A computed fold for an 87-nucleotide RNA from Ferrimonas sediminum, annotated as c-di-GMP-I riboswitch aptamer.
The sequence was found by an Rfam model in a public genome assembly.
The organism belongs to Ferrimonas, within Bacteria.
Rfam family: c-di-GMP-I riboswitch aptamer. Rfam describes the family as follows. GEMM was predicted in a large-scale screen for bacterial structured RNA regulatory elements.
RNA sequence: CUCUCGAAAAGGCAAAGCUCGGAGAGAAUCCGGCUGCGCAAAAUCACAGGGCCUGGCACUGGUUGCCAGGUUGGCUGGAUUACCGAA
Repeated sequence: CUCUCGAAAAGGCAAAGCUCGGAGAGAAUCCGGCUGCGCAAAAUCACAGGGCCUGGCACUGGUUGCCAGGUUGGCUGGAUUACCGAA
């Protein structure tokens, strides 16, 4: 120095809730304030799968199937980058 790993330390992010406002077709989701469930990548990326929302089609009329679009990175996998240095 690198890989693995995750003790300590310094930091980081921000679930749910509250309140107000904004964006959005959307009761999906996103942004800002308080707060702090938790997280060693809870940093970035929608490539694959899954979830959710909207629209359409089909017929077995449903807690269904398929297609398209949107969204979710704190659902999983994958890719990229990164702080620290105990065992």